[in-house]
Context: one part of a larger RNA
Molecule: large-subunit ribosomal RNA, domain V
Organism: Equivita sp. (SeqCode)
RNA sequence: CCCGCGGAAGGACGGAAAGACCCCGUGAACCUUUACUGCAGCUUGACAUUGAUUAUUGAUUUAACAUGUAGAGGAUAGGCAGGAGACUUUGAAGCUGGUGCGCCAGCGCUGGUGGAGUCACCCUUGGAAUACUGCCCUUGUUACUUUAGUAAUCUAACGUGUGGCCGUGAUCCGGCAUGCGGACCGUGUCAGGUGGGUAGUUUGACUGGGGCGGUCGCCUCCUAAAAUGUAACGGAGGCGCGCGAUAGGUCCGCUCAGAACGGUUGGCAAUCGUUCGUAGAGUGCAAGAGUAUAAGCGGGCUUGACUGCGAGACUGACAAGUCGAGCAGGUACGAAAGUAGGUUCUAGUGAUCCGGCGGCUCAGAGUGGAAUGGCCGUCGCUCAACGGAUAAAAGGUACUCCGGGGAUAACAGGCUGAUCUUGCCCAAGAGUCCACAUCGACGGCAAGGUUUGGCACCUCGAUGUCGGCUCAUCGCAUCCUGGAGCUGGAGUCGGUUCCAAGGGUAUGGCUGUUCGCCAUUUAAAGCGGUACGCGAGCUGGGUUCAGAACGUCGUGAGACAGUUCGGUCCCUAUCCUCCGCGGG
Repeated sequence: CCCGCGGAAGGACGGAAAGACCCCGUGAACCUUUACUGCAGCUUGACAUUGAUUAUUGAUUUAACAUGUAGAGGAUAGGCAGGAGACUUUGAAGCUGGUGCGCCAGCGCUGGUGGAGUCACCCUUGGAAUACUGCCCUUGUUACUUUAGUAAUCUAACGUGUGGCCGUGAUCCGGCAUGCGGACCGUGUCAGGUGGGUAGUUUGACUGGGGCGGUCGCCUCCUAAAAUGUAACGGAGGCGCGCGAUAGGUCCGCUCAGAACGGUUGGCAAUCGUUCGUAGAGUGCAAGAGUAUAAGCGGGCUUGACUGCGAGACUGACAAGUCGAGCAGGUACGAAAGUAGGUUCUAGUGAUCCGGCGGCUCAGAGUGGAAUGGCCGUCGCUCAACGGAUAAAAGGUACUCCGGGGAUAACAGGCUGAUCUUGCCCAAGAGUCCACAUCGACGGCAAGGUUUGGCACCUCGAUGUCGGCUCAUCGCAUCCUGGAGCUGGAGUCGGUUCCAAGGGUAUGGCUGUUCGCCAUUUAAAGCGGUACGCGAGCUGGGUUCAGAACGUCGUGAGACAGUUCGGUCCCUAUCCUCCGCGGG
C1' cells in the first nucleotide's frame, strides 16, 4: 500500500415525513358573539274554521224632546227668515207637593188646588221677542238602525276523559253512551316583534417577517443629480373652504414696510410733519412662483361668477385634467381704444349605476291620450381603504386542515460591528512634591468576532432547540507552575508589564438552569472557539402540541417571553473517518 473480518458513530447539511413553528392564498373547516343577511322556533294582532242569549261601554244614522246667563239691559237674548197677533173652560194667573238642569239668579216637566186671565209692539242692543211658525248650530236625554269592544251565561262546531257498550279474541282507530272543557284552545293565511337555535358568508392593503402603532385622496417645498419625470414607514407644512361684494366686472385715482429727526397728554410702539426708502410690505388661508405699469390700497357704476360654440395646443396607459385666440347672441363699465365666459396662480374633491326635482318642437306596443323612458339643467355618497367589489358584514382556533414560500420570521451559519470585549493615542487630574509605581476625566484610533442587535444571503419536498452526562480538540487576551523589567520593591506579602500553551486547572447545598449565591478544600479552582462542540452517543428537568387548573384580559369562542400538574426521543452503517485483528 491492497483485501477482508469485528467494532465506534464525527461527516456525507445521513434516512424517514412536498415543516405541524412563521408568513402568504381576495384557500378550507369547525367554534363564538351586542359582525351582516336569511330560516326554523317563540310571541302579538287581524281574518277564517266560529255559533246563541243577556247585560254594559263607545262610535254612527234617523226621530222626538230638552239645551244656550260676556257687558249694557225689566232678564239665563244660540243664528237666519216669515210675522201683528198667539195661548186659554180640552182649565190662565196665583198657592202647594215631587223631580231634572243650573252660572244659585232662575229655567223646564209633572200631581193637587184654583176659576179667568197671560204674553207680544214701547226703553236698553251690532242683532227683537220661546207671542207664534219654518230651517239650522252647540250640548244632552230617550228610542231605533248599523257597528266595535268588555263581561256573564249557554251548547251544537272543536278538544278531551272513561277498567262503559259495539266493530272484536285488539290499552290503536272508528261508532254509540256519558262526563268535563268550549266558541276559548288548536289549525290555516297575512303582518309586526323576538330569534347564534340553525345556515351562508364577510372580517382591506402597505409594511426592512407578521402583529401592535402609523398611513391610504388632493396642494406646496426639499430629496431630484441646472429640460420633463423620478422612490423610501425620507425631511417640512397645508386642504376637504371662503366671498354676490371692504374678497367678482369695469372706469378713475393712490403707493408700501421700516428708519432717523421734529411734535400736547403719548411711554419701545397710537395719530401728525419732514427726509431717506426696489419692496426689506401687502396679497382671505400652507408653501413656492409672481407682483409697484401693480395682481397691493381707495372711490363711482354694475352682474361677463353670461347663452351657443371653439381653430389649435399642453398633459396623461386609459379614464380624467388644463390652457385657449376667434365667431354668433344679448349685456356691464368706459368719451374712446377697449376690457369682462369669476377670484395673482397652483389645493377646497368622487367615475358608473339607481333615484328625486324643473324644462323640451323627443319616443309613446292598433289609433288618440296616459303610464313610462329619453334629452337639457340640477340634486342625493368622510363610496376618506378617496379608479369607488355589496343597499347590507366582526372575532377565535394550542382540535385544526390544504396549497405554497427560504420571495418572509424563530435556531445555526454568513455579511456588518452600532452595542460588547481587549488594546493603543492625547494627558486635565489623583498620587504630600511629581501626569505616566499605580489610577486616569473630556475626547480620539484600532483589533477581535464570545453579547444584544442590524441585514434577510444558503436551508421551510425539515440544517432537531436550552441545560446536564460522556468524549474531547484548538486559541491565548495565562488561573497555577517556569523565566524576566519597573515599582510609591527593606523583608514576608504584593502591584503592574513582558516572555511562555509543556502539564494541570475541586467536591458538595439551592435552582431545569447556563450563570449566580453559599459551605469546605486547592498550587490553581483561567477566559473563549469548535452548528452558543458533541441527541443516526445518552438524558428530556426547561422551552414548544393535544388534558386540566389559578391569576389577569376578553360579552364570548379563547388568549398571556404569567404560573401550575401531566405528557410516545425512530433508524439493521452503503461511502469517508476512527479503533482492534487477520491475510497478501